Transfer RNA from a bacterium, 73 nucleotides, folded computationally. The coordinates come from a structure-prediction model, not an experiment, and the mean pLDDT is 81. It was read from a public genome assembly. Its Rfam family is "tRNA". Rfam links the family to the GO term triplet codon-amino acid adaptor activity. Rfam classes the family as a transfer RNA.
[in-house]
RNA sequence: GGGGGAUUAGCUCAGUUGGUAGAGCGAUUGCAUGGCAUGCAAUAGGUCAGGAGUUCGAGCCUCCUAUCCUCCA
Numbered sequence: 001g002g003g004g005g006a007u008u009a010g011c012u013c014a015g016u017u018g019g020u021a022g023a024g025c026g027a028u029u030g031c032a033u034g035g036c037a038u039g040c041a042a043u044a045g046g047u048c049a050g051g052a053g054u055u056c057g058a059g060c061c062u063c064c065u066a067u068c069c070u071c072c073a
Base pairs, nucleotide, nucleotide: 001072002071003070004069005068006067007066010025011024012023013022019056027043028042029041030040031039032038049065050064051063052062053061
């Protein structure tokens, strides 16, 4: 320098045809226990890396940028 991949909740990751974004763990609250562990329930938590474009509508399609991984030289 070039090719490929990744970026979504605090962490690890899903998201199937473009149609109002989810799970597990963690956090908080409640219930059960004398208390802890643990179990159950609920709640909070999101600039879908940033920008532009296409579209009635973008996490998803196109382009640019950033960071990381990998391959070639």